[in-house]
Context: one part of a larger RNA
RNA sequence: GGCAAAUGGCGGAUGCCUUGGCACCAGGAGCCGAAGAAGGACGUGGACGGCUGCGAUAAGCCGCGGUGAGGCGCUGAACAGCCUUUGACCCGCGGAUCUCCGAAUGGGAAAACCCGGCGCCGGUAAUGCGGCGUCAUUCCAUCCUGAAUACAUAGGGAUGGAAAGGGAACCGGGAGAACUGAAACAUCUAAGUAUCCCGAGGAACGAAAAUCAAACGAGACUCCCCUAGUAGUGGCGAGCGAACGGGGAUCAGCCCAAACCGAGCUGGUGAAAGCGGACAUGCGUUGCCAGCGCGGGGUUGUAGGACUCGAAUCCUGAUCAUGUCCGGUCAGGCAGCAGUUACCAAGUUGAGUGUUAGACGAAGCGCGUGGAACCGCGCACCACAGAGGGCAAUCGUCCCGUAGUCGAAAGCACAUCAGCCUGCUGCUCGAGCACCUGAGUAGGACCACUGCCGUGAAACGUGGUCUGAACCUGGGGGGACCACCCUCCAAGGCUAAGUACUUCUAGAUGACCGAUAGUGAACUAGUACCGUGAGGGAAAGGUGAAAAGUACCCCUGAGGGGGAGUGAAAUAGUACCUGAAACCGCGUGCCU
Numbered sequence: 001g002g003c004a005a006a007u008g009g010c011g012g013a014u015g016c017c018u019u020g021g022c023a024c025c026a027g028g029a030g031c032c033g034a035a036g037a038a039g040g041a042c043g044u045g046g047a048c049g050g051c052u053g054c055g056a057u058a059a060g061c062c063g064c065g066g067u068g069a070g071g072c073g074c075u076g077a078a079c080a081g082c083c084u085u086u087g088a089c090c091c092g093c094g095g096a097u098c099u100c101c102g103a104a105u106g107g108g109a110a111a112a113c114c115c116g117g118c119g120c121c122g123g124u125a126a127u128g129c130g131g132c133g134u135c136a137u138u139c140c141a142u143c144c145u146g147a148a149u150a151c152a153u154a155g156g157g158a159u160g161g162a163a164a165g166g167g168a169a170c171c172g173g174g175a176g177a178a179c180u181g182a183a184a185c186a187u188c189u190a191a192g193u194a195u196c197c198c199g200a201g202g203a204a205c206g207a208a209a210a211u212c213a214a215a216c217g218a219g220a221c222u223c224c225c226c227u228a229g230u231a232g233u234g235g236c237g238a239g240c241g242a243a244c245g246g247g248g249a250u251c252a253g254c255c256c257a258a259a260c261c262g263a264g265c266u267g268g269u270g271a272a273a274g275c276g277g278a279c280a281u282g283c284g285u286u287g288c289c290a291g292c293g294c295g296g297g298g299u300u301g302u303a304g305g306a307c308u309c310g311a312a313u314c315c316u317g318a319u320c321a322u323g324u325c326c327g328g329u330c331a332g333g334c335a336g337c338a339g340u341u342a343c344c345a346a347g348u349u350g351a352g353u354g355u356u357a358g359a360c361g362a363a364g365c366g367c368g369u370g371g372a373a374c375c376g377c378g379c380a381c382c383a384c385a386g387a388g389g390g391c392a393a394u395c396g397u398c399c400c401g402u403a404g405u406c407g408a409a410a411g412c413a414c415a416u417c418a419g420c421c422u423g424c425u426g427c428u429c430g431a432g433c434a435c436c437u438g439a440g441u442a443g444g445a446c447c448a449c450u451g452c453c454g455u456g457a458a459a460c461g462u463g464g465u466c467u468g469a470a471c472c473u474g475g476g477g478g479g480a481c482c483a484c485c486c487u488c489c490a491a492g493g494c495u496a497a498g499u500a501c502u503u504c505u506a507g508a509u510g511a512c513c514g515a516u517a518g519u520g521a522a523c524u525a526g527u528a529c530c531g532u533g534a535g536g537g538a539a540a541g542g543u544g545a546a547a548a549g550u551a552c553c554c555c556u557g558a559g560g561g562g563g564a565g566u567g568a569a570a571u572a573g574u575a576c577c578u579g580a581a582a583c584c585g586c587g588u589g590c591c592u
Base pairs, nucleotide, nucleotide: 001591002590003589004588007585008584009583015577016542017541020513021512022510023509025507027505028504029502030501031166032165039101040100041099042055043054044053046079049075050074051073061095062094063093064092065091066090070083071082072081106115107114108113116135117134118133119132120131121130122129137163138162139161140160141159142158143157144156145155170201171199172198173197174196175195181188185235211218212217222249223248224247225246226245232240233239253494254493255492256438260296261295262294264292265291266290267289268288269287274283275282276326277325278324279323280322281321301472303437304436305435307432308431309430310429311428314333315332316331317330318329319328320327334426335425336424337423338422339421347420348419349418350417351416352414353413354412355411356410358406359405360404364379365378366377367376368375380397381396382386388400389399390398443467444466445465446464447463448462449461453479474489475488476487477486478485529536530535549576552563553562554561555560
């Protein structure tokens, strides 16, 4: 020096474990914000670095309810000082306080800082000073004021209201790629995807036929399963890809504009008309036209409505200049119906149910082994409870629980019911008349786009530019176009449910992970650290059942070690479960 087996060190694999993750399911909740949010800075404890909580009333203050003996959060034990059956701590509900920054909003600014005006209060001899309140902008409504310029308008001011900013995905809209595929590539595809922007809600969008269909008929919208990878489209390549119809989920329908009537205001015109009709009397800027907003009326396609006339319509009263008759309108009562998601609209009270703390809740002992009994043996018991977790090993009967049952002063929810309240109705039918029924609209030309439709025979729908109807004897559609026929009524609006998603909340599940895995993060984690910045971004779990964490003695500068002691175990000693390999030693044997 090598080899061998053995024994140590270093190291932290493996096994076991789980405080943490991942995925999914069915519920709840689904917005927060100028009454100052989300997110932060700085403070705040007897002593306090970090986390948590809280805000100068600062690990807290007040009230109500629950619970019931111990408490003064975690790291993190002890000390000091306190609280508590006159109910502390803890849990739930409501309230108070809530520095500074931040939309940040009195002005400014390099966020958490600087500097003001006005009013009130405190303080000073007085000024300086301190405290509280208030003062941004834009839009809307109302009112006041008010130039050039007479009325006016612009402008100025006040009061009240709203907005702004944040939020995981879902949703509507605007803008909109490329890689890729086509085995190259240009139309095409990827894809209206990614990404950016705007906007809204708990859902959003859509929605009550100018829809489909086909000679039969259906009857708003949304979502799912078929139809169907069909019909189509397509350098007819790659690919893309419906509808009708059928079956389900859920179901709900309504309101304006206009005609006409009425009161009001403004402008014009006018002395004749007019004042519901008839007659008489009386009145007299009441008449007529136009405009404006308001109330009634009215809302559809076998057309509907307005207006006029006729028939018809619970009771009472008032009114339409006066009197009579006729007619109309309004109010009240009664009856009926409906209602807070549209259809008209504010709600309020009570009950009920659920929710935000909780409560009750069955049944086992002995012996043996062991450090420890939940194990083994023996004999029992409960079960609407043998889910799960804990307890010194594997417990239905030890503990928390579980099945089941019960519970709220206060807050919240309810598409549960009732009352108050609110609204509507008390009809409707027939005839006439031809007043109304959404205009720079429909349609057309050109250029684009959408849809299965790539310009094609290309309808239908949407937009830009230019044009541009009809008026119910009207108009749109049925895939060029025409006819017949069928069907519907655009150019105004609202509308729950079924559907999508999950930042959050509580529950449940897993042929999901088990510390190089699973979130980047099981631990001081978006921390340490890196970067001017946008941004990037770790490593790091395990003594033991219980600290019982080794009193005392010895070696030693310290580290460390030897005894003793604890413990079942100390080669479990905080560099702590197990403790592989590489690598480094000590001793032994063999070889050189």

This is a predicted structure of a 592-nucleotide part of an RNA (large-subunit ribosomal RNA, domain I) from a sediment metagenome.
The RNAcentral record of the full RNA draws on SILVA.
Its Rfam family is "Bacterial large subunit ribosomal RNA". Rfam links the family to the GO terms structural constituent of ribosome and ribosome.